Source information
This is a predicted structure of a 1485-nucleotide RNA (small-subunit ribosomal RNA) from an uncultured Acidobacteriota bacterium. Rfam family: Bacterial small subunit ribosomal RNA. The coordinates come from a structure-prediction model, not an experiment, and the mean pLDDT is 84.

RNA sequence: GAGAGUUUGAUCCUGGCUCAGAAUCAACGCUGGCGGCGUGCCUCAGACAUGCAAGUCGAACGAUUAAGACUCCCUUCGGGGAGUGCAUAAAGUGGCGCACGGGUGAGUAACACGUAGGUAAUCUACCUUUGAGUGGGGAAUAACAUCGGGAAACCGAUGCUAAUACCGCAUAAUGCAGCGGCACCUAAUGGUGACAGUUGUUAAAGAUUUAUCGCUUAAAGAGGAGCCUGCGGCAGAUUAGCUAGUUGGUAAGGUAAUGGCUUACCAAGGCAACGAUCUGUAACCGACCUGAGAGGGUGGUCGGUCACACUGACACUGAAUAACGGGUCAGACUCCUACGGGAGGCAGCAGUCGGGAAUUUUGGGCAAUGGGCGAAAGCCUGACCCAGCAACGCCGCGUGAAGGAUGAAGUAUUUCGGUAUGUAAACUUCGUAAGAAUGGGAAGAAUAAAUGACGGUACCAUUUGUAAGGUCCGGCUAACUACGUGCCAGCAGCCGCGGUAAUACGUAGGGACCAAGCGUUGUUCGGAUUUACUGGGCUUAAAGAGUUCGUAGGCGGCUUGGAAAGUGGGGUGUGAAAGCCCUCGGCUCAACCGAGGAAUUGCGCUCCAAACUACCGAGCUUGAGUAGGCUAGAGGUGAGCAGAACUGAUGGUGGAGCGGUGAAAUGCGUUGAUAUCAUCAGGAAUACCGGAGGCGAAGGCGGCAUCCUGGACCGAUAUUGACGCUGAGGCGCGAAAGCCAGGGGAGCAAACGGGAUUAGAUACCCCGGUAGUCCUGGCCCUAAACGAUGAAUGCUUGGUGUGGCGGGUAUCGAUCCCUGCCGUGCCGAAGCUAACGCAUUAAGCAUUCCGCCUGGGGAGUACGGUCGCAAGGCUGAAACUCAAAGGAAUUGACGGGGGCCCGCACAAGCGGUGGAGCAUGUGGUUUAAUUCGACGCAACGCGAAGAACCUUACCCAGGCUCGAACGGCAGAUGACCAUCUACGAAAGUAGACUCCCGCAAGGGCAUCUGUCGAGGUGCUGCAUGGCUGUCGUCAGCUCGUGUCGUGAGAUGUUGGGUUAAGUCCCGCAACGAGCGCAACCCUUGUCUUCUGUUGCCAUCAGGUCAAGCUGGGCACUCUGAAGAGACUGCCGGUGACAAACCGGAGGAAGGUGGGGAUGACGUCAAGUCAGCAUGGCCUUUAUGUCUGGGGCCACACACGUGCUACAAUGGCCGGUACAAACCGUUGCAAACUCGCGAGGGUGAGCUAAUCGGAGAAAGCCGGUCUCAGUUCGGAUUGCAGGCUGCAACUCGCCUGCAUGAAGUUGGAAUCGCUAGUAAUCGCGGAUCAGCACGCCGCGGUGAAUACGUUCCCGGGCCUUGUACACACCGCCCGUCACAUCACGAAAGCUGGCUGUACUAGAAGUAGCCGAGCCAACCCGCAAGGGAGGCAGGUUCCUAAGGUAUGGUCAGCGAUUGGGGUGAAGUCGUAACAAGGUAGCCGUAG
Repeated sequence: GAGAGUUUGAUCCUGGCUCAGAAUCAACGCUGGCGGCGUGCCUCAGACAUGCAAGUCGAACGAUUAAGACUCCCUUCGGGGAGUGCAUAAAGUGGCGCACGGGUGAGUAACACGUAGGUAAUCUACCUUUGAGUGGGGAAUAACAUCGGGAAACCGAUGCUAAUACCGCAUAAUGCAGCGGCACCUAAUGGUGACAGUUGUUAAAGAUUUAUCGCUUAAAGAGGAGCCUGCGGCAGAUUAGCUAGUUGGUAAGGUAAUGGCUUACCAAGGCAACGAUCUGUAACCGACCUGAGAGGGUGGUCGGUCACACUGACACUGAAUAACGGGUCAGACUCCUACGGGAGGCAGCAGUCGGGAAUUUUGGGCAAUGGGCGAAAGCCUGACCCAGCAACGCCGCGUGAAGGAUGAAGUAUUUCGGUAUGUAAACUUCGUAAGAAUGGGAAGAAUAAAUGACGGUACCAUUUGUAAGGUCCGGCUAACUACGUGCCAGCAGCCGCGGUAAUACGUAGGGACCAAGCGUUGUUCGGAUUUACUGGGCUUAAAGAGUUCGUAGGCGGCUUGGAAAGUGGGGUGUGAAAGCCCUCGGCUCAACCGAGGAAUUGCGCUCCAAACUACCGAGCUUGAGUAGGCUAGAGGUGAGCAGAACUGAUGGUGGAGCGGUGAAAUGCGUUGAUAUCAUCAGGAAUACCGGAGGCGAAGGCGGCAUCCUGGACCGAUAUUGACGCUGAGGCGCGAAAGCCAGGGGAGCAAACGGGAUUAGAUACCCCGGUAGUCCUGGCCCUAAACGAUGAAUGCUUGGUGUGGCGGGUAUCGAUCCCUGCCGUGCCGAAGCUAACGCAUUAAGCAUUCCGCCUGGGGAGUACGGUCGCAAGGCUGAAACUCAAAGGAAUUGACGGGGGCCCGCACAAGCGGUGGAGCAUGUGGUUUAAUUCGACGCAACGCGAAGAACCUUACCCAGGCUCGAACGGCAGAUGACCAUCUACGAAAGUAGACUCCCGCAAGGGCAUCUGUCGAGGUGCUGCAUGGCUGUCGUCAGCUCGUGUCGUGAGAUGUUGGGUUAAGUCCCGCAACGAGCGCAACCCUUGUCUUCUGUUGCCAUCAGGUCAAGCUGGGCACUCUGAAGAGACUGCCGGUGACAAACCGGAGGAAGGUGGGGAUGACGUCAAGUCAGCAUGGCCUUUAUGUCUGGGGCCACACACGUGCUACAAUGGCCGGUACAAACCGUUGCAAACUCGCGAGGGUGAGCUAAUCGGAGAAAGCCGGUCUCAGUUCGGAUUGCAGGCUGCAACUCGCCUGCAUGAAGUUGGAAUCGCUAGUAAUCGCGGAUCAGCACGCCGCGGUGAAUACGUUCCCGGGCCUUGUACACACCGCCCGUCACAUCACGAAAGCUGGCUGUACUAGAAGUAGCCGAGCCAACCCGCAAGGGAGGCAGGUUCCUAAGGUAUGGUCAGCGAUUGGGGUGAAGUCGUAACAAGGUAGCCGUAG
């Protein structure tokens, strides 16, 4: 040393991405009051107009005199002339400076830089100190003058002249050079010191003045510079070899100086895996930023060093330069030109153009600090000090403070009450940066005095007086509402928002955070322990090389001595200043500045210590070897042998098939197969033994015997004496497939052919079949080469197998019992682990060495290199793209996984549907409309318990607009309604008629007008409530506490039994509880009690043709109320002494007696906005509302659900018997009567155990029909009627007569039902004016079958796999097509850098020549000669350039290759479940 978001349904882990922080030479957006201190071209080392940036000295010198001064002369008084000296412009000679200061960072990977040293291998102008000296001569030359050339720049010739310019001579040492010898030091060439030496040789300049400044020489100092060395700081090995002056030596040259620095000769070295060479990038440091630190990043301002000055080369001058504002040459560029030729170099300060996201004034001053020159005055100084511009940064200040509730107005919101803005404002009191005005006014100045650019600035006083924005508000992350928008527009750092209620977009209000700033973008560090030294990992997440041997390297047992390299300690030098830190101080504070301290973790020198490591020496035996003995073994290699099987051949027997599959077919077979017997041939592999048994480093190794051969274990002694471990590179070995050559070839079998399967089937299955598989020799070198676990050593509780060897004990005998070592398994303790798991064979605790990893994809790909005959192997990226990819475990769901169990699920049965006709619903079609909804089960006789009008929502047409209904308010009117008339299809319109109470005020009622609400079957069931369906009346779903687990979670709820049941029992880290199950409720079956009319009638009496008809009764039936009864209670058996099951008794009923109601947590965004309610949206002379008519009833067709049938177990006719439940006053309706009938007329009774609907039907008895499209069947149609209703045309029901269709038991397929059930028969009700084959109920008659759980479907529990979690209607792969992006290849084209060879040769140094030219010195009287030099020439070196040929990097490139990405494209279905052929790895096709 703080973390957070993001992979999942959830969890833990791994792992990446992202955020919060700090910083910045910044830029951009919005905004902007002041001051102080800093900072300001990061890009084009691009090009530059203009001005300035290095001059100075007259006390070195010649020369000169414009202005001024003085003196004199002349004068028209304006002035002119001459001289003097002070002095001196522009130039010149000479001296010093110009190598500093200032700029920039191109180059440079280097002794460039940093640090520590060396120089005994050196130099040093100016400055300081000390010693010595400064004598005497000479010859020129610029300026200038004249002449000449040139456009210019400038140049030439001749002539004059001075010096502190130049040249000899003299003198001279502690200088320099040579020679000798002593002491000390040094690793050494060598250095130092003292003594006395010796030979040769080398200097100088004067100026002003009376004291200095100079000059020469020598020694020393200070500061500066050169050279050398150790160490340190960068990326790439897809750069592995580099090097001929190269490495060393000798000699010479050169330099201030060492040195291949240069040359000649000699030798053949030198560097490199501790990374040479090459390539890329880069100025280095003090420091700066960040960080807890270790580190990481940076090198702007300030300071030190280096390099550069348009590009390249070169030298001159000088103390020093290979010289930013000097020179020469070449090149590019710009400018001038008279075209002949010239000029230039802002990476100095300003400034301009250009580039760029981007970086200032062509300012003032030398007052201060510093520098140059000068004796000085002084001059110069774009260094510097200041000012200007810029919020670019840091720091400070201000925009007011206190009081102030009616909580004003406005605004926003609202549940309309309110709430927020908000003490905020107004208002009161007080106060006041900047600016303006007025007055005063510094320090910085060092002085005796003078001297201030800034600047009348800072500061003080008085008056007056102005100033807030930016970003954000879904989570991370502080801060929330409204409206608009509607996957659009947009936002976004990550996760992600937006598809009609967006705290995520835009706006507003409010809020949060900062504040003259706030945000964004870029960059760096941090967080990131995400490169892990501090401080990570490698069984399964990325990661152990396939394996052995072994080189370098790293590491290494016990004892002892030494030295002191590492190591530890003390001292000392250095680690510049500034900066950071601490203390103190100065600006009002701070930033800023000053002083002192600390620190600078480093390096050097020196002293001490000796434990440890290394080193040297001497020993030891335990590590490691060696010798002797024994043992086991599919260890390896060669050659040989054997039997079974297989195939083939020959012969025999035999006679029609064989073979193969899910089923088949191809195939083989009458030319005789298969089968069978005998014999022969061939190749490959070795049953049983055989075993999670053995051997080997791994790959791998299996019949028998044998030659040769490697390793291991055990046991006992002896011996060597650390000889060891690991192992980058390297050498070997290395399954299968594959390759080359030659053999071999029985079986098997890629490719291939055929047959099947299939939508297809280039597959799975079948029939064939070639490489190959086998052998020899040679390659290849890869595998899921796996224990997914590198090698070695030591240590750490146990149990139990097994292989090998040994010891002990007992025994006649070890095969048994105990035990040691080695190997190989299983289970488990501690410990470890994300978990799974590992656990003396570690994944534990430690040590050593090697290999490897750092998000997924792209990709083990591309390019390059290397190996290979090839296939290909090894090495191995990037662009681009995603926010994940992944491991383990959890809960679910799913599986063409497993186990157990249940259900009319199958099976066993009975009856149907599917075929016919009709009814009804749906789809489709049609239509003006055929209103709408419901769509697998779980839509389709469903909403609809009943569409002729109405209903009605649809269509056409005609009307109305406060509206068809209702409420409030205001106003007007006194009517309105009803009735009547006209028009009209109606609605309606027009007209006629027309108020009440009250004295009044007013009230009531009604209409009209206006307004606020209306109305909507319009949309959204994916905004909702409520209700419902479904899984499913399935047995499940959960909780509390405890326990286990890091956690999600688990346990309980699993297990053994049992049940219809999570029903119960037992067991159990669980113990309890809740919702469900069951029970409680209703009904039905038995009985009891009570009740007794409208029910009943046994007894008694009466009475009828008959009849509970009457009296009477309440026994029975019954009604309807209360009880009883059934609980596995009893017995036996089974079972675990359980629960329970089986059987039995009793009982009306027996194991939930039958039926109903009752539907857990949840699932399906299931259904319904059209039942109702309701948010939002839409509509308002219409999507509202009224009316007439039409439609919902259509009809080539398809489906669902039903009815009636096809007949004789039947139809028809006649007779006859027995129900239950229900309904009735707008009603049910008897009886009577009319009608064939539907029905009509009339109407008793009944508000119902009383009357009525009401005849039950099948059944039973009798008759007829006799197997036919019929006496079956009734559709369809015609005619005639009835009923309801305003109205039956579209479009009702019924009746009679007539008509008499299809249909003769129904393909594939499919439905219901397990007992009073199916089947069959009729009855009633709701709705309803009328209309049922539908629906809901009721009873009558009344079966068959269930072996059983293999299979189909659904469900429950346990378990298993999973890449699913929107949960298999899941997930997901590849080709193709389209769009787009980046990359590779590519004939070649272009450019940069660079190597080699040759050519070329400017300027220039050096060497040589130097016939032309020359003042100083020497010789000479002179002429002349000598010495020395100049021009010129030439040689070596050498820049640009050129030619040729390479390397390397980059750009472009027709075409081409794969890759990535992209809501709804095509083809298939590879993977995930046994994924439907288990999957995967390597290889070939």